[in-house]
RNA sequence: GUCGGCGUAGCUCAGCCGGUUAGAGCGUGGGACUCAUAAGCCCAAGGUCGGUGGUUCGAUUCCACCCGCCGACA
Numbered sequence: 001g002u003c004g005g006c007g008u009a010g011c012u013c014a015g016c017c018g019g020u021u022a023g024a025g026c027g028u029g030g031g032a033c034u035c036a037u038a039a040g041c042c043c044a045a046g047g048u049c050g051g052u053g054g055u056u057c058g059a060u061u062c063c064a065c066c067c068g069c070c071g072a073c074a
Base pairs, nucleotide, nucleotide: 001073002072003071004070005069006068007067010026011025012024013023019057028044029043030042031041050066051065052064053063054062
């Protein structure tokens, strides 16, 4: 340099061919339980969906470019 994959919560990830509410597990905070702790149980907080444009009535999803990470080839 060329090509491909990935980027979503603090972490690991799901979200398939666009559709109105963005989710799970772990972690964190709180509650209840217990003599107490742990486990298990209940609740909650936490997201510019990497960025900027475009297409569309509507984009996490499609397209272009840029940024970052990984890989292949040269």
A computed fold for a 74-nucleotide RNA from a Candidatus Nomurabacteria bacterium, annotated as transfer RNA. The sequence was found in a public genome assembly. Lineage of the source: Bacteria > Bacteria candidate phyla > Candidatus Nomuraibacteriota. It matches the Rfam family "tRNA". Gene Ontology term of the family: triplet codon-amino acid adaptor activity.